RNA sequence: GAUUUCCUUCGGGGUCGGGUGAAAUUCCCAACCGGCGGUGAUGAGGCGAAUACCUCUUAGUCCGUGACCCGGUUUUGUUCUACAAAAACGGUGGAUUCGGUGAAAUUCCGAAGCCGACAGUAUAGUCUGGAUGGGAGAAGGAACGU
Numbered sequence: 001g002a003u004u005u006c007c008u009u010c011g012g013g014g015u016c017g018g019g020u021g022a023a024a025u026u027c028c029c030a031a032c033c034g035g036c037g038g039u040g041a042u043g044a045g046g047c048g049a050a051u052a053c054c055u056c057u058u059a060g061u062c063c064g065u066g067a068c069c070c071g072g073u074u075u076u077g078u079u080c081u082a083c084a085a086a087a088a089c090g091g092u093g094g095a096u097u098c099g100g101u102g103a104a105a106u107u108c109c110g111a112a113g114c115c116g117a118c119a120g121u122a123u124a125g126u127c128u129g130g131a132u133g134g135g136a137g138a139a140g141g142a143a144c145g146u
Base pairs, nucleotide, nucleotide: 004143005142006141007140008139009138010137017029018028019027031126032125033116034115035065036064037063038062043056044055045054046053060114061113069091070090071089073087074086075085076084077083078082096112097111098110099109100108118129119128120127
């Protein structure tokens, strides 16, 4: 330095104010929020004469991915033609344009948009619940062997 295995910790934000109504943080006006990895022409710092180089940082809407839901398969349990749970796998599931700069931007700058699982409830991205769960992954540590 690389690889494999294991352990520990961490790992999601948001309805101000108003209207209607018997009832809405759910409708209407308006407000607010943006998981994780990648890419990246942003920004900051370090060194330097300097292009460079190094470190940190930069996308909700690009690429991929997680939660949720569905499917068969396998395993396990039970009261066994059934039901339940778990695992890996597969599938479903949302959204961007215009202008500017430039060699190059769906990422920068400006403007205007758009999107957001399931269950409950007056119709919910924001309330309550499954969830003291799961989790993409992040950090730290240990071991084996080279």
Molecule: FMN riboswitch aptamer (RFN element)
Organism: Fictibacillus nanhaiensis